[in-house]
RNA sequence: GGGCUUGUAGCUUAGCAGUAAAGCGUUUCGUUCGCAACGAAAAGACCCUGGGUUCGAAUCCCAGCAAGUCCA
Numbered sequence: 001g002g003g004c005u006u007g008u009a010g011c012u013u014a015g016c017a018g019u020a021a022a023g024c025g026u027u028u029c030g031u032u033c034g035c036a037a038c039g040a041a042a043a044g045a046c047c048c049u050g051g052g053u054u055c056g057a058a059u060c061c062c063a064g065c066a067a068g069u070c071c072a
Stems, first nucleotide, its partner, number of pairs: 001071007010024004018055001026042005048064005
């Protein structure tokens, strides 16, 4: 320098055009003498950035940025 893959909650992932889901974690409540475990509830991401297409974009297209990987 070139090809490919990936970028979504604090972490790990799902979602593949129609107002973002789960597990773990966090907070509160219950149970306990207390802790853990268990049960119930709540908060938390407008989706890496900027454009474009579309009635509508996390999703499709383009350009950047970052990470990984392969080739030279």